[in-house]
């Protein structure tokens, strides 16, 4: 990188460095020199996997990743509906397995 499965309505800061864009793409709409994004340190949240204890549920801790603006920020495609909206997809993200 490809592929399969699972999850995506919740949750989570402070300081330093840098300096113009960023929120996946497109269209919107937001964030941003009152310093966004990115990086570093410490911190926090808690989804998956492994370890440990229990063994009926499960629980704290440790480790491997992950995450810490807005529902995956909203929509995009299909179906129903006057509409609001609802259901299902697609795409994306994260984890684990396979290759």
């Nucleotide at each position: 990188g490809u592929u399969u499965c699972a999850u995506g309505a919740a949750g989570a800061g402070u300081g330093g460095c840098u300096g113009a864009g960023g929120g996946a793409c497109g269209a919107g709409c937001c964030c941003u020199u009152u310093g966004a994004c990115g990086c570093c340190a410490c911190g926090a949240c808690a989804a998956c996997c492994g370890g440990c204890c229990c063994u009926c549920g499960g629980g704290a801790c440790c480790g491997g990743u992950g995450u810490c603006a807005c529902c995956u920020c909203u929509c995009u495609c299909c179906u129903g509906g006057u509409a609001a909206c609802a259901g299902g997809g697609a795409a994306c993200a994260u984890g684990a397995g396979a290759u």
SAM riboswitch aptamer (S box leader) from Terriglobus saanensis SP1PR4, 99 nucleotides, folded computationally. The same sequence occurs in records of 2 taxa. The prediction has a mean pLDDT of 83.